Context: one part of a larger RNA
């Protein structure tokens, strides 16, 4: 000096790695005492429909009930003349207007007789006295049972009528609508009222806790023990259990007694029945869980009882420490009682669980209060006590679906990635029982133990719900080594060839097809080999869109249904003009040198 390479500045173009890029207060999930649409045997209603009754709405006949007036008949325990309904009066009453007897017929009947009518006869018959709880159907009055006839009122069923009412045809009228005739007919229509039915329609509701929600469960009201860290108190879907009663004796009181078990003895009798003696602090029992308590008892047995009272006043607990209801317990006073000789004890059960507000309904109570001017009666309301239930237990009257969905919020809370952890998973090691003919360690290696990795699957809920695009493939780059091939070594149960196991090593390579959306897997033919992983399960502002995961539709199954299904099937919009940065290509300038 020439050429190349590298660095940097500026500009142009391109690519789309990053800005958890831009776009939209996440549509998935959860929450809200938010909404809407849909369904139904959710709750409460309303139309509609059906049926009864009343009104509109009248007449007549037959039938069969109810109530009632009037006139009759009827009424049998035993004893007793005998078929005595009950009560009262009563000493006389009935009778030529036909007593008594007889005949015939009807009717009732407890089969003894009663009663009515007709005929005949022609003057008596019955009671008061005896039997009976009660005395004359001798006579009169009232009442009851059953029954006959008649009248009134009212109903059921059925038949007929026509005049309300409805309607066909004809006719008249300017219109409102008139008249005639036929059919139906007190039905229907209409109105009122009661009952039934009633997603046809409407308004609403559709609990809570919760290692996301749902499913499951109840840890949602109480009691005991542990946790609970020696006062009290103390959480978890922590561990172990129990309660929503039972008992008129299993309660009160007084008295007497001592249990479980064991030893010895004793006919049947045995390990074990009942009897005797001794030992026996509770090893038994105490209605019921657990803990505490209890021996001349709080246990067991017997006597008498009902205190398992009525009022009153406080305290404790519920609820440590502010407030807080129901409930539970303890104590005092007064009254009336029980047991006991008495002292005394008794307001249930030895103590700690066994429970429930307001409204409403019912019951009980009293010299009570009150009710639209007063008095009386009835009735209503109040007052006190009790019962009836809310167990989601300090107590709304209440079912589901939503993929057609909407709103407000949440990373207070799930489904990706990431973080933590590392049970599970993968890999390695320690020890070496055993297999390997013999021989633990060529090779394989149980039980047990110790690690490493952060690929699987879990757990967690720390980041993100005013959005970080989700499986697989494709494209392209890089990285790790726990190495599939190629390279270098060691051991061998290594003769050689071929292997097996281990050590070093990541430079390069690791391919093509079939089925499946697949990752994975299985298969085919090759090959030196067809390794395993990471990079937001690398990579959608690069592609694809087969799968999953909206709206349409079909099948199976489930559901009364709307609908649902990590069941199957078919279809289904993939936005963005690149600001910065980064990378790639091109251009330019600087740095250099000479004098």
């Nucleotide at each position: 000096c020439c050429a190349g390479a590298g660095a940097a500045u500026u500009c142009c173009a391109u690519u789309g790695g990053g800005a958890a890029g831009c776009g939209a207060a996440g549509a998935c999930c959860c929450c809200g005492u938010a909404g809407a649409g849909u369904u139904u045997u959710a709750c409460u209603g309303c139309a509609g429909u059906c049926u009864g009754u009343c009104g509109u709405u009248g007449a007549a006949g037959c039938u069969u009930g109810g109530u009632u007036u009037u006139a009759g008949g009827u009424a049998u325990g035993c004893a007793g003349u005998g078929u005595a309904a009950g009560u009262g009066g009563g000493a006389g009453a009935a009778u030529u207007c036909g007593a008594u007897g007889c005949u015939a017929a009807g009717u009732c009947g407890c089969c003894a007789g009663g009663u009515u009518u007709a005929g005949u006869u022609g003057a008596u018959u019955c009671g008061u006295u005896c039997u009976u709880g009660a005395g004359a159907c001798a006579c009169c009055a009232c009442u009851u049972u059953c029954u006959u006839a008649u009248g009134a009122c009212u109903g059921u069923g059925u038949u007929u009528c026509u005049a309300a009412c409805a309607u066909g045809c004809a006719u008249g009228u300017c219109u409102u609508u008139u008249u005639g005739u036929g059919u139906g007919g007190a039905c229907a229509c209409c109105g009122a009222u009661a009952g039934a039915u009633g997603g046809g329609c409407a308004g609403u509701u559709c609990g809570g806790c919760u290692g996301g929600g749902g499913c499951g469960g109840c840890a949602c009201g109480g009691g005991c023990u542990u946790g609970a860290a020696a006062u009290u108190g103390u959480a978890u879907c922590a561990a172990g259990c129990c309660c929503g009663c039972c008992c008129u004796a299993u309660g009160g009181u007084c008295a007497a007694c001592u249990c479980a078990g064991g030893u010895g003895g004793g006919a049947c009798a045995g390990a074990g029945a009942u009897c005797c003696a001794c030992c026996g602090u509770a090893g038994a029992g105490u209605g019921u869980a657990a803990g505490a308590g209890c021996a001349a008892a709080a246990g067991u047995u017997g006597g008498c009882c009902u205190g398992a009272c009525u009022g009153u006043a406080u305290u404790u607990u519920g609820a440590u420490c502010a407030g807080c209801a129901a409930g539970a317990a303890a104590u005092u006073c007064a009254g009336a009682g029980g047991c006991g000789a008495a002292a005394g004890c008794c307001g249930g059960g030895u103590c700690u669980a066994g429970c429930g507000a307001a409204c409403c309904u019912c019951a009980a109570g009293g010299u009570c209060c009150u009710c639209c001017u007063u008095g009386a009666u009835g009735g209503g309301g109040g007052c006190u006590u009790g019962a009836g239930a809310u167990g989601a237990c300090a107590g709304a009257a209440a079912a589901a679906c939503u993929a057609c969905c909407u709103c407000g919020g949440g990373g207070a809370u799930a489904a990706c990635u990431g973080g933590g952890u590392g049970g599970u998973c993968g890999c390695a090691g320690g020890c070496a029982a055993g297999a390997g003919c013999c021989c633990a360690u060529a090779u394989c290696g149980a039980c047990c133990c110790u690690g490493c990795g952060g690929c699987u699957u879990g757990c967690u809920a720390c980041u993100u719900c005013g959005a970080u695009g989700u499986c697989g493939g494709u494209u392209c780059u890089u990285u790790c080594c726990a190495u599939c091939c190629u390279g270098g070594g060691u051991g061998u149960g290594c003769a050689g060839c071929a292997g097996c196991a281990c050590c070093c090593a990541a430079g390069g390579g690791u391919g093509g097809g079939g089925u499946u959306g697949u990752u994975c897997a299985c298969c085919c033919a090759u090959u030196a080999a067809a390794g395993g992983g990471g990079a937001a399960c690398g990579u959608g502002a690069g592609c694809u869109g087969g799968g999953u995961u909206u709206a349409g539709a079909c099948c199976g199954u489930c559901g009364u249904g709307a609908g649902a299904c990590a069941g199957g099937u078919u279809g289904g919009u993939u936005g963005c003009u690149a600001u910065c940065u980064a990378a790639u290509g091109g251009a330019u300038u600087u740095g250099u040198u000479a004098g």
Predicted 3D model of a 595-nucleotide part of an RNA (large-subunit ribosomal RNA, domain V) from Methanobrevibacter boviskoreani. Its Rfam family is "Archaeal large subunit ribosomal RNA". Clan: LSU clan.